[in-house]
Context: one part of a larger RNA
RNA sequence: GGAUGAAUGCUGGCGGCGUGGAUGAGGCAUGCAAGUCGAAUGGGUUUAGACCCAUGGCAGACGAGGUAGGAACACGUAGGUACGUACCCCAAAGUCAGGGAUAAUCCGGCGAAAGUCGGGAUAAUACUUGAUGGUCUCGAAAGAGUAAAGAUUUAUCGCUUUGGGAACGGCCUGCGGGCUAUCAGCUAGUUGGUACGGUAACGGCGUACCAAGGCUACGACGGCUAGGGGAGGUGAGAGCCUGACCCCCACCGAUGGAACUGCGACACGGUCCAUACUCCUACGGGAGGCUGCAGUCGAGAAUCUUCCGCAAUGGGCGAAAGCCUGACGGAGCGACGCCGCGUGGUGGAUGAAGUCCUUAGGGACGUAAACACCUUUUAUGAGGGAAGAAGUUUAUUGACAUUACCUCAUGAAUAAGGGGCUCCCAACUCUGUGCCAGCAGGAGCGGUAAUACAGAGGCCCCAAGCAUUAUCC
Numbered sequence: 001g002g003a004u005g006a007a008u009g010c011u012g013g014c015g016g017c018g019u020g021g022a023u024g025a026g027g028c029a030u031g032c033a034a035g036u037c038g039a040a041u042g043g044g045u046u047u048a049g050a051c052c053c054a055u056g057g058c059a060g061a062c063g064a065g066g067u068a069g070g071a072a073c074a075c076g077u078a079g080g081u082a083c084g085u086a087c088c089c090c091a092a093a094g095u096c097a098g099g100g101a102u103a104a105u106c107c108g109g110c111g112a113a114a115g116u117c118g119g120g121a122u123a124a125u126a127c128u129u130g131a132u133g134g135u136c137u138c139g140a141a142a143g144a145g146u147a148a149a150g151a152u153u154u155a156u157c158g159c160u161u162u163g164g165g166a167a168c169g170g171c172c173u174g175c176g177g178g179c180u181a182u183c184a185g186c187u188a189g190u191u192g193g194u195a196c197g198g199u200a201a202c203g204g205c206g207u208a209c210c211a212a213g214g215c216u217a218c219g220a221c222g223g224c225u226a227g228g229g230g231a232g233g234u235g236a237g238a239g240c241c242u243g244a245c246c247c248c249c250a251c252c253g254a255u256g257g258a259a260c261u262g263c264g265a266c267a268c269g270g271u272c273c274a275u276a277c278u279c280c281u282a283c284g285g286g287a288g289g290c291u292g293c294a295g296u297c298g299a300g301a302a303u304c305u306u307c308c309g310c311a312a313u314g315g316g317c318g319a320a321a322g323c324c325u326g327a328c329g330g331a332g333c334g335a336c337g338c339c340g341c342g343u344g345g346u347g348g349a350u351g352a353a354g355u356c357c358u359u360a361g362g363g364a365c366g367u368a369a370a371c372a373c374c375u376u377u378u379a380u381g382a383g384g385g386a387a388g389a390a391g392u393u394u395a396u397u398g399a400c401a402u403u404a405c406c407u408c409a410u411g412a413a414u415a416a417g418g419g420g421c422u423c424c425c426a427a428c429u430c431u432g433u434g435c436c437a438g439c440a441g442g443a444g445c446g447g448u449a450a451u452a453c454a455g456a457g458g459c460c461c462c463a464a465g466c467a468u469u470a471u472c473c
Stems, first nucleotide, its partner, number of pairs: 001473004006469005013341006019334002026297003030294003035058003040055006065252003075176007083169003088165008096130004106119005136145003150157002178224003185215003190212008227249004231242004254275005277288004305331001307330003313327001314325004344374004354365004379410006388400001417462005422443003428457005438445002
C1' cells in the first nucleotide's frame, strides 16, 4: 500500500447493485414451508354450484438449509465396467378368461386423550388365479416355468413385454492436494485361494475350509486439525494466505441404531427401538424435533421483517382448467461493501464585525461572510407513465407499483464531518500545566518559555465518511 461476511468510536443527505448468525450442529412459543388427481374407485352431506371421508396412482429420494463428522476413492483430474434407471423420446408386439377380500360408511364396545377393538355390507387402474410367449431362467436336447387395466365426450389417454436413445446413478483404478517421529512397528476377515450365500453389479461383502500372508523411513500404525473443488485476497512473478456470497461434488437432519415402502432412501417436515430434553395427563398413558422462511431466548465484539405475490422463471400433480410452491420474484432493515450524485454557481474590499497572533506599526481566518444576480442536480408538490406478458388467434392476467422514467411548479431552498500537525510523515503558533496531569505504532515527549500533555486560533489529509482494533499478502 491492498484486502475483509468484520467490530468499535465520532459523524451521517440521496440512489443503484451486492451483501448480512462467522460464536452454542445450544433450546425453541406461533404461523406458514408438499401436495395433487373425480378423465382409477366406493361412500357421505347438500343442492344453482360443489364440498368432504376413504381405497388407489404419482409426487413427498427434487427443491430449501447446514458444515457436525470425515485425512477417506470424500474431493479434483484422467480412465475403466461386472451393473441399474420411474418420468421423457423412437421402434415392434400384445392388452384374453376368471376369483376372493378390504377401507370409508352402518351397528356395538373400550379410552381423559392419543387412539383402538369386534360384527355386517361393498368398489377399483388395489390384490390374486388361469391362458398365450418373440424376451428371460433352468436344461445337452425334448421340454418346463414367466405379462397386462382399464377410463371416456370415440378421439385419445393409459397398461404389459422387448430392443434402442437421452440423461442420471452404482462400483473400480492411476495420479494430486494438511501438520506431527517427543507416534516405529501395524494387521486374524487380517492377505490370498476354493466353495456356497448375498447384491442391480465386481469384490472377504458374508460364512465354512485351506494356505501364511499383507502394509511400513518413498513414513505404515497412532495423534491433532480440516468439508473438497471452481475460485477469492495479495504479489512484477514465483509464491504465500483463504474456502463468506454464487456454481459443482460429498456428508448431516436432537443423539445412537435399524429396517420397511419404493426406479431411487436406510428417508430434514415417513416408520420402529433406545437415550437426553420439553410439553399434556383423569397418573393408566401419550405428544414433539426450525442445521426450511420469518421470529424468540441464550451465549457473543457482532449479523435483518413473525412483510407482499405466485405476475415472471422453475418444480410436483392433473387430459386440461387449475391447485400447491417461505424455491423463486419482490419490498423492508443495517454506510456492511463497491460505484455514482449532491450539500450550490458568478460577481463582491471600505479587506466589515468577531476571534487569534503581534516587534503594537500591523498580520491571519478572507472573496470567506454580508450583499447583488443566476441555476434547480437533489428535495417537496402536481400531472403523465412503462418494459418486464409468453400462452394456437381474440380476450384476460403485474406482487413490485402512489415504481423507473418524462413534464411542470416552489425555493439556495433539505444536506459535513473525522483524523492529524517532534521525526518516520503532508501540516505551527499562543495560553494552561510543571517527571504532575497526561501522550504513545516506533524513536521518544512532560522536572517553569513543551511546535510531542490539555484548550484555542491556524494549517494538512481524506470525505458521507473518517479513524481505531483484529486478521492475511

This is a predicted structure of a 473-nucleotide part of an RNA (small-subunit ribosomal RNA, 5' domain) from a Candidatus Kaiserbacteria bacterium.
Taxonomically the source falls in Candidatus Kaiseribacteriota (Bacteria, Bacteria candidate phyla).
The sequence was found in a public genome assembly.
It matches the Rfam family "Bacterial small subunit ribosomal RNA". Its family is annotated with structural constituent of ribosome and ribosome in the Gene Ontology.